[in-house]
This record gives sequence, structure tokens and C1' cells, in this order.
RNA sequence: GGCCGAUUAGCUCAAUUGGGAGAGCGCCGCACUUUAAAUGCGAAGGUUUUGGGUUCGAGUCCCAAGUCGGCCA
Repeated sequence: GGCCGAUUAGCUCAAUUGGGAGAGCGCCGCACUUUAAAUGCGAAGGUUUUGGGUUCGAGUCCCAAGUCGGCCA
């Protein structure tokens, strides 16, 4: 330098052909317990990396940029 993949909650990841942003773990609260752990219940937490474009509608499609990983030279 070229090519490919990834980028979504604190972490790991879903989101089916473009139509209501979710799960597990973690954190916090409550119950249980002498206390704690475990377990159960509940709540909080998101500019879906950034900027444009297409569309009635974009996490999803298109363009550019950033970051990470891999391959080739």
C1' cells in the first nucleotide's frame, strides 16, 4: 500500500427480507438469612463509533472517515 471482517448497555453478544433496541453477566434495591453467599423479584443503564445520503421509516442499504483484528505484498 491492497483486500476482508468487526464496531449496538459497564462486559460478552442478539436483533429473522428496512417497520416496537433486547438477552446473559455485572452494578443498585427488596425478599430470604443471625450475617453473608446462593436463589427469587424489581429497577436503572443506549446519540446502535462519527459525518453525510436513500427511504414514509435505517442498528440493518449506499458513500466517506475513525478504531480493532486478519490475510497478501
The RNA shown here (transfer RNA) has 73 nucleotides and comes from a soil metagenome. It matches the Rfam family "tRNA". Rfam's curators write: Transfer RNA (tRNA) molecules are approximately 80 nucleotides in length.